Overview
Bacterial RNase P class A from a soil metagenome, 378 nucleotides, folded computationally. The model forms 91% of the base pairs in the Rfam consensus. Rfam family: Bacterial RNase P class A. Rfam describes the family as follows. Ribonuclease P (RNase P) is a ubiquitous endoribonuclease, found in archaea, bacteria and eukarya as well as chloroplasts and mitochondria. By type it is a ribozyme. The prediction has a mean pLDDT of 77.
[in-house]
RNA sequence: UGGACGUGAUGAUCGCGGUUCGGGGCAACCUGAAUCGAGGAAAGUCCGAGCUCCACAGGGCAGAUCGCCAGGUAACGCCUGGGCACCGCAAGGUGACGGACAGGGCAACAGAGAGUAGACCGCCGAUGGCCCGAGGCGAGCGCGCAAGCGCAAACCGAUGGCACAGGCAAGGGUGAAACGGUGGGGUAAGAGCCCACCGCUCCUCGUGCAAGCGAGGGGGCACGGUAACCCCCGGUCGGAGCAAGGCCAAAUAGGCGGCAAGGUGCGGCCCGCACCGUUUGAGCCGCGGGUAGGCUGCUCGAGGCAGUCGGCGACGACUGUCCCAGACAGAUGAUCAUCUCCCGCGAGGGAAACAGAACUCGGCUUACGGUCCGACCC
Numbered sequence: 001u002g003g004a005c006g007u008g009a010u011g012a013u014c015g016c017g018g019u020u021c022g023g024g025g026c027a028a029c030c031u032g033a034a035u036c037g038a039g040g041a042a043a044g045u046c047c048g049a050g051c052u053c054c055a056c057a058g059g060g061c062a063g064a065u066c067g068c069c070a071g072g073u074a075a076c077g078c079c080u081g082g083g084c085a086c087c088g089c090a091a092g093g094u095g096a097c098g099g100a101c102a103g104g105g106c107a108a109c110a111g112a113g114a115g116u117a118g119a120c121c122g123c124c125g126a127u128g129g130c131c132c133g134a135g136g137c138g139a140g141c142g143c144g145c146a147a148g149c150g151c152a153a154a155c156c157g158a159u160g161g162c163a164c165a166g167g168c169a170a171g172g173g174u175g176a177a178a179c180g181g182u183g184g185g186g187u188a189a190g191a192g193c194c195c196a197c198c199g200c201u202c203c204u205c206g207u208g209c210a211a212g213c214g215a216g217g218g219g220g221c222a223c224g225g226u227a228a229c230c231c232c233c234g235g236u237c238g239g240a241g242c243a244a245g246g247c248c249a250a251a252u253a254g255g256c257g258g259c260a261a262g263g264u265g266c267g268g269c270c271c272g273c274a275c276c277g278u279u280u281g282a283g284c285c286g287c288g289g290g291u292a293g294g295c296u297g298c299u300c301g302a303g304g305c306a307g308u309c310g311g312c313g314a315c316g317a318c319u320g321u322c323c324c325a326g327a328c329a330g331a332u333g334a335u336c337a338u339c340u341c342c343c344g345c346g347a348g349g350g351a352a353a354c355a356g357a358a359c360u361c362g363g364c365u366u367a368c369g370g371u372c373c374g375a376c377c378c
Stems, first nucleotide, its partner, number of pairs: 001374005008339007016037009039354001043365002046363005051241004063237005068082005083097001084095004098232002103230002105226002120172002122168003127165002129162003135156002140151004180198006199221001200219008245296004255287005262276005303322008340351004
């Protein structure tokens, strides 16, 4: 670093849930047999889909999300391969990896200075200034008959000094970051000021599907950081979710339509009485919506396994084979025996982690005692 497995294996008995077949029963249900019955993450519900319903002329705004290139895939923010950057001696790991001359904002502390910035220490002080002043020139003065000798203001001024004006940004120092890096020339000291190489940028050529890489030539040192701040550019995006949705459908109340003059109670009948009702319609019949309840969606699927072939790989194609939870949101377990393993001298004891399906897939992330296999590096 890649992969496989994961509360050991086999058997028996009992129990639970689903399905199929059979027996009994009008039915509810009872009962027999066969068969299947948790995970690598079933988890978080973070992405992407299928499926379902709602919405939808077209375009835009707002909002969300993604952002090197090529490929894989139903699709993806996933995966594979490649490029680049950073880390590592290496195998390898990590990466929100478009734009900073479209605009706005921000940068604590430290520091002289945080953006067309800046001089604290430091270097220089060429030039100008000040100090010292060899020396030069020399108005003029003195001595001398003269040649000449001596003194000498003003002016100029080598060398040296000061560090005042000023120059510099190499070195030190601050910082996450200080207006290209290294070396040489140059200079008073310095500086892309000049040169070589590196970097940057533009052009050309080669190479690659591309991102890019390599080589050559020109320019000339300007254009700091932050977009994981707003923003700009480009791509994508309608919403809700199986408690979606579909079907069947009581009782009661209410709605609509039709018939309708009676209906109910007083222990059975008649009378009688009471109540309700007769264009404010009792009662009866029918219809439709909807609730309880039931059925469905529901488990055969971008499916698993094996082989062959294509591809560096992700993955794909073909052939064969298998059916593998579907519940009341509720089941998926227990005991015993043998074997194996671990602990113990022995008798004996133990077999453990994270974790439990709920419409279904593909991913990612997170949790996890332990076992096995492979590749590579130091």